[in-house]
RNA sequence: GCGGGACGCUCUGGAGAGCCGGCGGGUUGAUGCCCGCCGCACCGACGGGGUCAAGGGUUGAGGGUUGGCCCUUUGCCCGAAUCUCUCAGGUUCCCAAACAGAGGGGGGUCA
Repeated sequence: GCGGGACGCUCUGGAGAGCCGGCGGGUUGAUGCCCGCCGCACCGACGGGGUCAAGGGUUGAGGGUUGGCCCUUUGCCCGAAUCUCUCAGGUUCCCAAACAGAGGGGGGUCA
């Protein structure tokens, strides 16, 4: 100077699904609220698992070319997820939240 991946910090935005039932505990004058366990019903966007498209690598075969190489095809391998599974997590609000934007870090690379 270019550029700025993984990762991380701050701020902002951010969906879905039961204010379910039963039992017990805590708090309260009581209602109510909170927590735990059990049950049934649901959600997918903490996390995690599964699959692998485009594309790429490799091997064999065939074809083209003066050569270098190129094309087609078989097998194997690599290769995403907002797809999928619902283990975990979640199902009024709050919290959390993939992802996105802004700002600051953090590397890497070139000279």
A computed fold for a 111-nucleotide RNA from Acidocella sp., annotated as Glycine riboswitch aptamer. Its Rfam family is "Glycine riboswitch aptamer". About the family: This family represents the bacterial glycine riboswitch. The organism belongs to Acidocella, within Bacteria. The coordinates come from a structure-prediction model, not an experiment, and the mean pLDDT is 76.